[in-house]
Molecule: transfer RNA
Organism: Elusimicrobiota bacterium
RNA sequence: GCCGGGGUAGCUCAGUGGUAGAGCGUCGGUCUGAAAAACCGAGCGUCGGGAGUUCGAUUCUCUCCCCCGGCA
Numbered sequence: 001g002c003c004g005g006g007g008u009a010g011c012u013c014a015g016u017g018g019u020a021g022a023g024c025g026u027c028g029g030u031c032u033g034a035a036a037a038a039c040c041g042a043g044c045g046u047c048g049g050g051a052g053u054u055c056g057a058u059u060c061u062c063u064c065c066c067c068c069g070g071c072a
Stems, first nucleotide, its partner, number of pairs: 001071007010024004018055001025044001026042005048064005
């Protein structure tokens, strides 16, 4: 340099056009003498940045950045 895959919650990942989800974690509550466990509640987010298409973009297009792999 070329090709492919990936970037979404604190972590691991789903979501392929119509208000963003799961597990674990975290926080609050119930219970307990106090904890743990269990149960109830809270999403805790500029969906990597910018632009475009569209009534509408995490999703499609372009571009830039970062990570992984292959080729040279």